RNA sequence: GCUCGCUUGGUGGAGUAGGCAGACACGACAGACUUAAAAUCUGUUCCCGUAAAGGGGCAUCGGUUCAAGUCCGAUAGUGAGCA
Numbered sequence: 001g002c003u004c005g006c007u008u009g010g011u012g013g014a015g016u017a018g019g020c021a022g023a024c025a026c027g028a029c030a031g032a033c034u035u036a037a038a039a040u041c042u043g044u045u046c047c048c049g050u051a052a053a054g055g056g057g058c059a060u061c062g063g064u065u066c067a068a069g070u071c072c073g074a075u076a077g078u079g080a081g082c083a
Stems, first nucleotide, its partner, number of pairs: 001082007010026003019066001027045006046056003059075005
């Protein structure tokens, strides 16, 4: 340099037939239980924000579409192969 794949909360990841983003697990926090702890159980856990609400968010920027995590392009990062 060329070709191909991947990029989603704190972590691993689900979601690809375009129509509610983050299921499930780990971790974290709070509570129950305990003399205390471990284990176990319950609740919360992307961000801003509220009395209730509401708004934003899928590497970045564009495009297609009524509608994009999903389809198309460019860029960036990363991995593999070839030279």

Background
Predicted 3D model of an 83-nucleotide RNA (transfer RNA) from Coccomyxa viridis. Its Rfam family is "tRNA". By type it is a transfer RNA. Taxonomically the source falls in Coccomyxa (Eukaryota, Chlorophyta, Trebouxiophyceae, Coccomyxaceae). The RNAcentral record of the sequence draws on ENA.